[in-house]
């Protein structure tokens, strides 16, 4: 100089109401919710995590595969991000059929904030 590496800590929201029903925070109406990072500000763009699934391995691991959802219209150098309108998604296992409930999970985990830092 603050680059290699280390080593802390942060790191996911939501069922409120009325109906059926022996039973529903799981049906059916209205209602809530939106990781990270890029980019004119994003749940629906691109990417990357999380969940599933098969191999290998087996002490932490890897590798591959899967991988949900949007239009129109303004405004503007410039948004599929803002604004106005109408829509739409949302793992696995439990139970009346779950994005919001309980379980795996006091995990994991994109990443982001701080320390410390040789060599050269």
């Nucleotide at each position: 100089a603050a680059u290699a590496u280390u080593c802390u800590u942060u790191g996911g929201g939501g069922c409120g109401g009325a109906g059926u029903g022996a039973a529903a925070g799981u049906c059916u109406c209205c209602a809530c919710c939106g990781g990270c990072a890029g980019u004119a500000a994003a749940g629906u763009c691109u990417g990357c995590g999380a969940a599933g699934a098969a191999g290998c391995g087996u002490u932490u691991g890897c590798u591959u595969c899967c991988c949900g959802a949007a239009c129109g219209g303004g405004u503007g150098c410039a948004a599929u991000u803002c604004c106005c309108g109408u829509a739409c998604c949302g793992a696995c296992g439990g139970u009346a059929u779950a994005g919001u409930c309980c379980g795996g999970a006091u995990g994991a985990g994109a990443a982001a904030a701080g320390a410390a830092a040789a060599g050269c």